The part of an RNA shown here (small-subunit ribosomal RNA, 5' domain) has 530 nucleotides and comes from uncultured Lysobacter sp. The coordinates come from a structure-prediction model, not an experiment, and the mean pLDDT is 85. NCBI's taxonomy places the organism under Bacteria, Pseudomonadati, Lysobacterales, Lysobacteraceae, Lysobacter.
Context: one part of a larger RNA
RNA sequence: GAGUGAACGCUGGCGGCAGGCCUAACACAUGCAAGUCGAACGGCAGCACAGGGGAGCUUGCUCCCUGGGUGGCGAGUGGCGGACGGGUGAGGAAUGCGUCGGAAUCUGCCUUUUCGUGGGGGAUAACGUAGGGAAACUUACGCUAAUACCGCAUACGACCUACGGGUGAAAGCCGGGGACCUUCGGGCCUGGCGCGGAAAGAUGAGCCGACGUCGGAUUAGCUAGUUGGAGGGGUAACGGCCCACCAAGGCGACGAUCCGUAGCUGGUCUGAGAGGAUGAUCAGCCACACUGGGACUGAGACACGGCCCAGACUCCUACGGGAGGCAGCAGUGGGGAAUAUUGGACAAUGGGCGCAAGCCUGAUCCAGCCAUGCCGCGUGUGUGAAGAAGGCCUUCGGGUUGUAAAGCACUUUUGUACGGGAAGAAAAGCUUCGGGUUAAUACCCUGGAGUUCUGACGGUACCGUAAGAAUAAGCACCGGCUAACUUCGUGCCAGCAGCCGCGGUAAUACGAAGGGUGCAAGCGUUACUC
Numbered sequence: 001g002a003g004u005g006a007a008c009g010c011u012g013g014c015g016g017c018a019g020g021c022c023u024a025a026c027a028c029a030u031g032c033a034a035g036u037c038g039a040a041c042g043g044c045a046g047c048a049c050a051g052g053g054g055a056g057c058u059u060g061c062u063c064c065c066u067g068g069g070u071g072g073c074g075a076g077u078g079g080c081g082g083a084c085g086g087g088u089g090a091g092g093a094a095u096g097c098g099u100c101g102g103a104a105u106c107u108g109c110c111u112u113u114u115c116g117u118g119g120g121g122g123a124u125a126a127c128g129u130a131g132g133g134a135a136a137c138u139u140a141c142g143c144u145a146a147u148a149c150c151g152c153a154u155a156c157g158a159c160c161u162a163c164g165g166g167u168g169a170a171a172g173c174c175g176g177g178g179a180c181c182u183u184c185g186g187g188c189c190u191g192g193c194g195c196g197g198a199a200a201g202a203u204g205a206g207c208c209g210a211c212g213u214c215g216g217a218u219u220a221g222c223u224a225g226u227u228g229g230a231g232g233g234g235u236a237a238c239g240g241c242c243c244a245c246c247a248a249g250g251c252g253a254c255g256a257u258c259c260g261u262a263g264c265u266g267g268u269c270u271g272a273g274a275g276g277a278u279g280a281u282c283a284g285c286c287a288c289a290c291u292g293g294g295a296c297u298g299a300g301a302c303a304c305g306g307c308c309c310a311g312a313c314u315c316c317u318a319c320g321g322g323a324g325g326c327a328g329c330a331g332u333g334g335g336g337a338a339u340a341u342u343g344g345a346c347a348a349u350g351g352g353c354g355c356a357a358g359c360c361u362g363a364u365c366c367a368g369c370c371a372u373g374c375c376g377c378g379u380g381u382g383u384g385a386a387g388a389a390g391g392c393c394u395u396c397g398g399g400u401u402g403u404a405a406a407g408c409a410c411u412u413u414u415g416u417a418c419g420g421g422a423a424g425a426a427a428a429g430c431u432u433c434g435g436g437u438u439a440a441u442a443c444c445c446u447g448g449a450g451u452u453c454u455g456a457c458g459g460u461a462c463c464g465u466a467a468g469a470a471u472a473a474g475c476a477c478c479g480g481c482u483a484a485c486u487u488c489g490u491g492c493c494a495g496c497a498g499c500c501g502c503g504g505u506a507a508u509a510c511g512a513a514g515g516g517u518g519c520a521a522g523c524g525u526u527a528c529u530c
Stems, first nucleotide, its partner, number of pairs: 001530004006526005013377006019370002021335001026333003030330003035080003040077002043073002047071003051066007087288003096213007105205002110201008118152001120150002127142006158167003172193006180187002214260003221251003226248004231243003263285004267278004290311005313324004341367001343366003349363001350361004380410004390401004416466005424457001429451008474519005479500003485514005495502002
C1' cells in the first nucleotide's frame, strides 16, 4: 500500500446492488418447512345438492326426517413422491477431493423400436360386534373391494443349460359412438392414460488405476485376513469383500507406522511475476443429521423432518408404561468482540403428485432490520470589502478566521405535500378455422387466429405539479518518518507513544483554544492475510 463474512470508539442525509453466528456439530418453547391422486379401490365421518316423506303457512318459501343418487371427501387400502430440494462442516490425510484414463455393473420417471395385455383364485384394512389400557396404542371374532396379493395359460432376440431341454409376464381406468348383439350391467368399435416382456438411447449412480493433495524423525520400523494362490460364498458388479485350505509373503529414509492439524475443488486476497495466504457468499464433489450400532422398503437409502436396539438428555404418567430430536425457515436461552423478522406470496422460475382443474412447496421470489461492504447522489449556486461584529494572535502598527458570514440575485437534486402510474404475464382455459387419428362431421392430439382471466412485491419503480436554502458533516491528525503552528494550562506530575522518543517553569510531542492538513457519510483504532 492492498484486502476483510469483521469488531470497537465518535459521527451519521438518501438510493441501487451485494452480504449478514467465523464462537457451543451447545440445548431448544411455539408455528410452518412433503405431499398428492376419487380418471386404482371399498366406502360416506363432515359439507352441499337432486330425489322421497312430513309440518308451517304468506302457494312458493321456511323448517324437520330420510337420502352414496350426484358434487365432493375425513379416515382407510393402493400408486407415485418423502434418496430431490434445504442445512451444516463434526469426522475424515484417504473407502475423500482434483486431473486423466479404465472395465466387471445397475438405472424409477423420460425418448425410440418391437411383441403382448387371455382366463381364474384366496385374502385383508376400512366397517361392525365384543374387549384390554391413564395414555401411546392394542386383541379376538365377523363382512367387503382393487391398478393390493397368488396360481394357470401363452413366450421373444430374455435367463439357465449337462445343448436333450428347462424357467419366467401383465391391470385396469376414463372419454366418445353408427350399425349389430344383450342377462339392459354391457358386449363391440374407437381415442387417451396405464400395465408386462425385449432391444437401444439419455440421465443418474456404483467400482478400478495413475499422478497431485498440510506439519512433525524429539515418531524407524509396521503388518496374521496381514500379502498371494486355486476353490467356494456374497454383490448390480471386480475384488480377502467374507470363508475353509495352501504358500510366506506385503509396506518402509522416494519417509511406512505413529502423533497433530484440516472438509476438497472451481475460485478468493495479495504480488510485476514466481510465489505466499485462504476456501464466507455462488457453483461441483464428499461427509454428517442428539451419540453409537443395525437392517427393512425401494430403481435408488443403510434414509435430517422413516423403522429397530443401546446410551445421554428433556417431557407426560393413573408408576404398569409412553413421547421427543431446528447442522430446514423464523424464533428462544447460552457462548461470544460479534452477525437480522416467530414477515408476505406461490405472481414469476423450478420441484412433487395429478388426464386436467388444481393442491403442496420457509426451494424460490419479495419485503423487514444492520453504513457490514462496493457504487452513485446530496448537504446548495452566483455575487458580495465597510475586509462588519465576535474569536485568536500581536512587535499594539496590525495580522488571521475571511468572500467566509450578513446582504442581493438564483436553483430545487434529496426531503415534504398532492396527482398520474408501469414492465415483470406467458402459458393453461374458452371460441373458431385447418391437419392427424377414426367407420365417424364424437372424443383425443396438434398448428393458426380471436377472446377472457391470473402480480406477493405495490399504488413500488418512474413521471408531473407546488412551496421553500428550505431537511442533511463529521472524524483523525499537525516533533521527524508524514501533508499540516501558535497561545494558554501543566511542571519527569498529569499524560502521550507505531519507531525514534516527548514531559523536571517559555513543551510546535501532554490537556485546551485559535488556526491548519488529510479523508469524508464516514473517519480512526484493534485483529488477521499478502
Description: Rfam family: Bacterial small subunit ribosomal RNA.